[in-house]
RNA sequence: UUGAUCCUGGCUCAGGAUGAACGCUAGCGGCAGGCUUAACACAUGCAAAUCGAGGGGCAUCGCGGGGGUAGCAAUACACCUGGCGGCGACCGGCGGAAGGGUGCGUAACGCGUGAGCAACAUGCCCGUCACAGGGGGAUAACAGAUGGAAACGUCUCCUAAUACCCCAUAACAUAUUGGAAGGCAUCUUCUGGUAUUGAAAGCUACGGUGGUGACGGAUUGGCUCGCGUGACAUUAGCUAGUUGGUGUGGUAACGGCACACCAAGGCUACGAUGUCUAGGGGUUCUGAGAGGAAGGUCCCCCACACUGGAACUGAGACACGGUCCAGACUCCUACGGGAGGCAGCAGUGAGGAAUAUUGGUCAAUGGGCGGAAGCCUGAACCAGCCAUGCCGCGUGAAGGAAUAAGGUCCUAUGGAUCGUAAACUUCUUUUGUACGGGAGCAAUAAGGCGCACGUGUGCGUUGAUGAGAGUACCGUACGAAUAAGCAUCGGCUAACUCCGUGCCAGCAGCCGCGGUAAUACGGAGGAUGCAAGCGUUAUCCGGAUUUAUUGGGUUUAAAGGGUGCGUAGGCUGUUGUGCAAGUCAGAGGUGAAAUACCCGAGCUCAACUUGGGAAUUGCCUUUGAUACUGUAUGGCUUGAAUACUGUUGCCGUGGGAGGAAUGAGUAGUGUAGCGGUGAAAUGCAUAGAUAUUACUCAGAACACCGAUUGCGAAGGCAUCUCACGAAGCAGUCAUUGACGCUGAGGCACGAAAGCGUGGGGAUCAAACAGGAUUAGAUACCCUGGUAGUCCGCACAGUAAACGAUGAAUACUCGCUGUCGGCGAUACACUGUCGGCGGCCAAGCGAAAGCAAUAAGUAUUCCACCUGGGGAGUACGCCGGCAACGGUGAAACUCAAAGGAAUUGACGGGGGCCCGCACAAGCGGAGGAACAUGUGGUUUAAUUCGAUGAUACGCGAGGAACCUUACCCGGGCUUGAACCGCAGUCGACCGGCUCAGAGAUGGGCUUUCCCUUCGGGGCGGCUGUAGAGGUGCUGCAUGGUUGUCGUCAGCUCGUGCCGUGAGGUGUCGGCUUAAGUGCCAUAACGAGCGCAACCCUUGCCGCCAGUUGCCAUCAAUACGGUUGGGCACUCUGCGGGACUGCCAUCGUAAGAUGUGAGGAAGGUGGGGAUGACGUCAAAUCAGCACGGCCCUUACGUCCGGGGCUACACACGUGUUACAAUGGAGGGUACAGAAGGCAGCCACCUGGCGACAGGGCGCGAAUCCCCAAAACCUUCCUCAGUUCGGAUCGGAGUCUGCAACCCGACUCCGUGAAGCUGGAUUCGCUAGUAAUCGCGCAUCAGCCAUGGCGCGGUGAAUACGUUCCCGGGCCUUGCACACAACGCCCGUCA
Repeated sequence: UUGAUCCUGGCUCAGGAUGAACGCUAGCGGCAGGCUUAACACAUGCAAAUCGAGGGGCAUCGCGGGGGUAGCAAUACACCUGGCGGCGACCGGCGGAAGGGUGCGUAACGCGUGAGCAACAUGCCCGUCACAGGGGGAUAACAGAUGGAAACGUCUCCUAAUACCCCAUAACAUAUUGGAAGGCAUCUUCUGGUAUUGAAAGCUACGGUGGUGACGGAUUGGCUCGCGUGACAUUAGCUAGUUGGUGUGGUAACGGCACACCAAGGCUACGAUGUCUAGGGGUUCUGAGAGGAAGGUCCCCCACACUGGAACUGAGACACGGUCCAGACUCCUACGGGAGGCAGCAGUGAGGAAUAUUGGUCAAUGGGCGGAAGCCUGAACCAGCCAUGCCGCGUGAAGGAAUAAGGUCCUAUGGAUCGUAAACUUCUUUUGUACGGGAGCAAUAAGGCGCACGUGUGCGUUGAUGAGAGUACCGUACGAAUAAGCAUCGGCUAACUCCGUGCCAGCAGCCGCGGUAAUACGGAGGAUGCAAGCGUUAUCCGGAUUUAUUGGGUUUAAAGGGUGCGUAGGCUGUUGUGCAAGUCAGAGGUGAAAUACCCGAGCUCAACUUGGGAAUUGCCUUUGAUACUGUAUGGCUUGAAUACUGUUGCCGUGGGAGGAAUGAGUAGUGUAGCGGUGAAAUGCAUAGAUAUUACUCAGAACACCGAUUGCGAAGGCAUCUCACGAAGCAGUCAUUGACGCUGAGGCACGAAAGCGUGGGGAUCAAACAGGAUUAGAUACCCUGGUAGUCCGCACAGUAAACGAUGAAUACUCGCUGUCGGCGAUACACUGUCGGCGGCCAAGCGAAAGCAAUAAGUAUUCCACCUGGGGAGUACGCCGGCAACGGUGAAACUCAAAGGAAUUGACGGGGGCCCGCACAAGCGGAGGAACAUGUGGUUUAAUUCGAUGAUACGCGAGGAACCUUACCCGGGCUUGAACCGCAGUCGACCGGCUCAGAGAUGGGCUUUCCCUUCGGGGCGGCUGUAGAGGUGCUGCAUGGUUGUCGUCAGCUCGUGCCGUGAGGUGUCGGCUUAAGUGCCAUAACGAGCGCAACCCUUGCCGCCAGUUGCCAUCAAUACGGUUGGGCACUCUGCGGGACUGCCAUCGUAAGAUGUGAGGAAGGUGGGGAUGACGUCAAAUCAGCACGGCCCUUACGUCCGGGGCUACACACGUGUUACAAUGGAGGGUACAGAAGGCAGCCACCUGGCGACAGGGCGCGAAUCCCCAAAACCUUCCUCAGUUCGGAUCGGAGUCUGCAACCCGACUCCGUGAAGCUGGAUUCGCUAGUAAUCGCGCAUCAGCCAUGGCGCGGUGAAUACGUUCCCGGGCCUUGCACACAACGCCCGUCA
């Protein structure tokens, strides 16, 4: 991750850190840091010199001396003179091996830690002992000559030394040989003898200083060893000086370090060799810790110095600023030759996201030389640049409400917020500016003075010297004055509104935002966080128990090897004794300093610096302990094995035998089909099939028994029998005495398919062929059919090789079945051991589940896992005849993939049930003409909406104008309607007339009311704040409606179950139209629905009676008309039905009965009534309403047009196609409505629509009122006496007005159409069908529509298999936008 849940599991974020970089911003100071890249190339300057107290000298400077020239002289100039101070170059000494830089190489005794050297060196320094006698020959410089462009040489002559050499002396050096002591194996120490060889240097101020040998110390180094210190096994074998020995050489020293000879070793799964990567440590970052990552600055060690190699000198180098050789590169050149090495400090170029000044001083610290003064020192100390980091300070403080203006927002007469914020008042002065003062860092040297004594040293005092720097710091003055930004504000995650935009522009760490109301984009206001910084990017640790030592897992999530045997390894029963390796305790050494921690101290604090402590978990040595592990040794029997007896089995291998079936052959009988399928066909068959009988042959497999049975390590194993082999179990408790468990590599076994070879071949059957199916059908089905299936030998080595569960041991509640054995026997019962099963407790588990055959509790060993895809793929290697197997990645990509369970939805899953759902029927639609609606097309406009069911005679229950929203044209702009305020006028309305299509405009005319006299009402005009919009959004909404569906469902409280989502109740049985009821029940109750209550209809009534009715009585103009009467009809009001009664069935609920009774019987018929919800269903054009849009127009008025168009398509209807009919004539019978601008009796006229008169009725009173039906006549099956479209003519009526575009009437005309393809609709009774009547809207009407009313009045339902829809239960699921889902492949 899901609709929701639990889990597994990855991805992501919040924290800290950095030698950082980038973006925006920037006041100050302290401390620290600053080429992570090209160990790339380097211009220029500097970074190692010093000593005259070692020497010869004198290029150079000065002094002295000498003579000379000029000058009166002072003096000046040149020359000579190394005599003095000094000194370029040279000889010599010491130092250039330190300091400074870098991290190339190096996986190593390189580093760290701890040891060792009885195998070593050590300049300068310290201590002790001893010594310094004599002699010699050169050489540089200089001088002369000479080569070369230069660098640099060559030859000759002279000369010195603390340069070099010889002799002497010396033993603690070497060799050899005695003695003694000690240790650690080679040996070491002490003390003798003999032999051999090797020393020295001077200078001097006379105080010293330097020299040589030996020993010792200190310091520094060299070497060796234990342990620790990367990755890859897709690197498994490596090694010839290799491993060892002897000898020799070499070295400071050990050593194959080198060499000669000899031996054949050495290393390696505890990872050799190879490849890749990398300086190591102290430490740094992170983390609770264990760990993980890093190794910049500082300290230690190593390595390197253009690249590679080599040695020389020296105490020390194989040498950063030395030498030689080779190479590359750069530079100079006279072309012959030469020069160079910034990984020193600055600096330059290049590379790069990126990293500083060609600064000052030796004042301090330190180093080199020197006796010292001193010289040198890019070490060092300072300064400069950089917000790179850490730390500190500041940008003011207190008061101050009309909570002003302004901005922003809102529920907008007002409020909220920026906000005590500002202004303003008072105060302060860190910082800043100006001026003034002004450090510490300095200790001492030479020299002077004093003291001490060991007489040249020490101490005290005095006494030069400051780069930084006139800096830090201090004081005074001034004045809030000079100083705030950055990021974020959907969740994680602190912080919300408006506008713009409209899947665009963009954002984004993950999830994800944006398609017209974006708290997620951009801006604004506000808020939050941090602050001289803030964000972003990169990297590391954390969170991540997500590699799990601490601290994980493997039935189903990733993960148990296919199985066994067994090597190494790991682990190992019980009981003694010894040792003390592990282990534990004490002590000692070491664990550098710095860092980190604690307690203090110093800079005003802090950072920073610093004193002390603790710590440094480690290593080494030593002393002790002995429970456990180990080791050595001795016992034990329970683990294990063996023996004997018995028993079991589809255990294995080899041989023999059997019957059934199949196929084939031969012969017989027999005739036309057989076979096969959903249905067929291919196929076989008259040359005789199939079928059937007999005989024969072949190969393969073994029915019944048969089972949750048995055996085997697994794969696997089934007819009978023999032989051989193996195993398990039980009993005995006899033998051995831990002999055991596991098991990386290894070896063996290992289904099916496959491969090789040789057989065999009946059946079945990949491939293949044909026939079907199908849109296709390389499939499923059918007919054939080859490998193969079978056997021998040899390979292969994999499976969902599964219990998806490794092996072994021990322990842990019960019930039950079965197999084998034992307990003498047994159809019973029971105990015990070993197997195979079922159910369940505790426990475990995410759950499902497991539960003595554990997935429980523990131990041991092995194997395996670490998000999904890529992929069990590629490459490499190994195996294989091949097929292929084993081992086994990465790039890239996604934010999931997944497990279990839950609720739904779904299934061409199952069960039960219902519905005009099918079936059975009746009548239609789909064909025709017309009406009407829609699509499409057309148009200036054909206004808009409704679009599967659930749009389409729908909104519209009345489009000629109006309606009207559309189009064209003409007008108006506070507007056609409404209303507040202010001003002004006095009317408005009406009448006449002119222009105009009209709206409108002009003219004439008539003409106000109230009053408190201020004014008001009403109306017109002007201004202003509002208006108006059928413009958009039904996906912003309210309200209303359709549909599932009048289907029986939808929920809640408490309890219970579950970790949870949820479940239970609502399930189950019976029943019902119904979650209707009954029974049962961890549920008990309740709510919304169902039902009932309401209306209507059917029956009755001892109730009531006008306008209704008239049976009886009377009157009568014969009309319930009148009297009269309420009996009836009717109108009101009540009653009636409840499975109440009977029978059968049933526990009950209830069902059944042509039951009874009854007008009506099981809901009597019909209506109203529509649960939780679904369809972002419909409607902004009924109305209301948020937001957006228009405002001389998208508003409004008027005239005309359009909504009525017409190649076409669809829906809904009407009328027909006829004789169950049409036409003519005659005769009946309703209900429910409506009626005054109305219904209209009746009369007259007209063929008629209708017209002219006219009674009644605002209605139970008057009016409007049937048609089918029935009777009779004609028509006689035709496009007709069917059908009526269309067209022509003449009229009537409504209305300002019937041209576009009304209805009706009459006459004439007389189209299509002869019952309608696929398909499809309605209906179960007063229903369908059929017949007419009324109403609403309305002047009229395009009504054949809608809503009602009555008349006549059927057929059929076996039944629930199928189609459609629905309900309940159950099952599967990878669906949840829920099957119009999800998803795979190909192509674009």

Model confidence (mean pLDDT): 83 of 100. A computed fold for a 1388-nucleotide RNA from an uncultured bacterium, annotated as small-subunit ribosomal RNA. The RNAcentral record of the sequence draws on Greengenes.